[in-house]
Molecule: transfer RNA
Organism: Armatimonadota bacterium
RNA sequence: GGACCGUUAGCUCAACUGGUAGAGCAGGCGACUCUUAAUCGUCAGGUUGGGGGUUCGAUUCCCUCACGGUCCA
Repeated sequence: GGACCGUUAGCUCAACUGGUAGAGCAGGCGACUCUUAAUCGUCAGGUUGGGGGUUCGAUUCCCUCACGGUCCA
């Protein structure tokens, strides 16, 4: 330098063909219990990496930039 993959909640990851962004863990509150704990219920938490474009509508498609990874030179 080139090709490909990835970037979504505090962390790890989903989201079918473009059509209301979800789960587990962590956190708050509550229940239960022999226990710091475990289990159960519930609540809160998001500029979907930044910018631009297409579209009635974009996490999803296109361009560009940034960051991470793999491979090639």